A computed fold for a 74-nucleotide RNA from a Kofleriaceae bacterium, annotated as transfer RNA. It matches the Rfam family "tRNA". Gene Ontology term of the family: triplet codon-amino acid adaptor activity. It is annotated as a transfer RNA. Rfam describes the family as follows. Transfer RNA (tRNA) molecules are approximately 80 nucleotides in length.
């Protein structure tokens, strides 16, 4: 430098193809259960989707720019 993949709550991921309420598991917090802890059960908080712009009634999703990480090639 070129090509490909990835970036979404604290962690790991789905949702993108086909635009329409941002979800799952674990973790955190509160409660129940228990002599108690774990397990189990109920509830709850936390993200506007890497950056900036464009298209659209509407963008995590489509288009463009840039940034970061991983791999391959040189």
């Nucleotide at each position: 430098u070129g090509c490909g993949g990835a970036g979404u709550g604290g962690a790991g991921c789905a949702g993108u193809c086909u635009g329409g309420c941002a979800g799952c598991u674990c973790g955190g917090c509160g409660g129940g259960c228990u002599c108690a802890u774990a397990a189990c059960c109920c509830g709850u908080a936390g993200g506007a989707c890497g950056u900036g712009g464009g298209u659209u009634c509407a963008a995590a999703u489509c288009c463009c720019u840039c940034c970061u990480c991983c791999g391959c090639a040189a």
The source organism's lineage runs through Bacteria, Myxococcota, Polyangia, Haliangiales and Kofleriaceae.